[in-house]
Record summary:
Predicted 3D model of a 343-nucleotide RNA (Bacterial RNase P class A) from a soil metagenome. Its Rfam family is "Bacterial RNase P class A". From the family's description: Ribonuclease P (RNase P) is a ubiquitous endoribonuclease, found in archaea, bacteria and eukarya as well as chloroplasts and mitochondria. The family's RNA type in Rfam is ribozyme.
RNA sequence: GUUGGUCGCGGUAGGCCGGCAGAAGGGGCCUAUCGAGGAAAGUCCGAGCUCCACAGGGUAGACCGCCAGGUAACGCCUGGGCGCCGAAAGGCGACGGAAAGGGCCACAGAGAACAGACCGCCCUUGUAUCCAAAGGGUAAGGGUGAAAAGGUGGGGUAAGAGCCCACCGCGCGCCUGGUAACAGGCGUGGCACGGUAACCCCCGGUCGGAGCAAGGCCAAGUAAGCAGCGAGACCCGGCCCGGGUCACUUGAGCUGCGGGUAGGCCGCACGAGGUGGCUGGCGACAGCCAUCCCAGAGAGAUGACCAUCUGCUCGUACCAACGAGUAAACAGAACUCGGCUUA
Numbered sequence: 001g002u003u004g005g006u007c008g009c010g011g012u013a014g015g016c017c018g019g020c021a022g023a024a025g026g027g028g029c030c031u032a033u034c035g036a037g038g039a040a041a042g043u044c045c046g047a048g049c050u051c052c053a054c055a056g057g058g059u060a061g062a063c064c065g066c067c068a069g070g071u072a073a074c075g076c077c078u079g080g081g082c083g084c085c086g087a088a089a090g091g092c093g094a095c096g097g098a099a100a101g102g103g104c105c106a107c108a109g110a111g112a113a114c115a116g117a118c119c120g121c122c123c124u125u126g127u128a129u130c131c132a133a134a135g136g137g138u139a140a141g142g143g144u145g146a147a148a149a150g151g152u153g154g155g156g157u158a159a160g161a162g163c164c165c166a167c168c169g170c171g172c173g174c175c176u177g178g179u180a181a182c183a184g185g186c187g188u189g190g191c192a193c194g195g196u197a198a199c200c201c202c203c204g205g206u207c208g209g210a211g212c213a214a215g216g217c218c219a220a221g222u223a224a225g226c227a228g229c230g231a232g233a234c235c236c237g238g239c240c241c242g243g244g245u246c247a248c249u250u251g252a253g254c255u256g257c258g259g260g261u262a263g264g265c266c267g268c269a270c271g272a273g274g275u276g277g278c279u280g281g282c283g284a285c286a287g288c289c290a291u292c293c294c295a296g297a298g299a300g301a302u303g304a305c306c307a308u309c310u311g312c313u314c315g316u317a318c319c320a321a322c323g324a325g326u327a328a329a330c331a332g333a334a335c336u337c338g339g340c341u342u343a
Base pairs, nucleotide, nucleotide: 001309003307004306005305006304007303009035010034011033012032013031014030015029016028017027037330041341042340044339045338046337047336048335049211050210051209052208061207062206063205064204065203066080067079068078069077070076081095082093083092084091085090096202097201101200102199103196104195105194118142119141120138121137122136123135124134125133150168151167152166153165154164155163169191170189171188172187173186174185175184176183177182215266216265217264218263225257226256227255228254229253232246233245234244235243236242273292274291275290276289277288278287279286280285310328311326312325313324314323315322316321
């Protein structure tokens, strides 16, 4: 830990009893019945509910960002597209814009964005060849780097180069398929346009705040206030007489009123509810029918024992069997739901 039993604790319903000056409330006993989770957690996101605020527009700020659908709503879910990884099954994705502008691109490297000559290649000085030097051409090859200014092949050239050509890639236009994201085809340009927006920024969309200690209702006593009545009240004393003090326009005392405090009730457990079936949908989900009621709160109940069966550990050398021990994942409601994340 499972199942059963006994006792206990908390809630609800019913019955009985008792107490107080006293409202709401509260106490005791009996019976019946219910009593933690998949995360009750983190409080991250979205809502319900409540109070406050609120003409309209702009701006700041925060969040979101492929398409379609689901949903009360979402940053969630489902299906699809695209990209990357993988042999596949499948997995992952801050997935608008780098042709509005600014910034940045470490180290290495000759050069990091109006490209760039370190090695190499070619030409010239230069003359038969070679070497060295100087001047120039060159981005094919090497080297550096996360990234080097389209890729492969051919032509071309002194050597090279979109310089030219074919295919691929990219941009633009049209057509076809698809609700769309997008995909495919045709034509065309002739390479212009490196990366970074998880830097600023631009574009599009959404957004008032606080939270159940929200908030609503009832309401003792005391003090102050208001209204009405209104002349006594207190001390000495067992009582009377008597004496004393205070008050009687500024009012003792009594009654009533409203606000608010303690306290109580509601919010608060029937709900975007659970279970089963049927229907629609690829699915998320939706509709209909049947059935069930399923914790509640207030600094806060949900536990203990016995038996039983499991786990786990140890012993009998091993298996089996037996015996002993252990209490056994993470954790635990607090206004309520839908998600996500973590354990």
Model confidence (mean pLDDT): 75 of 100.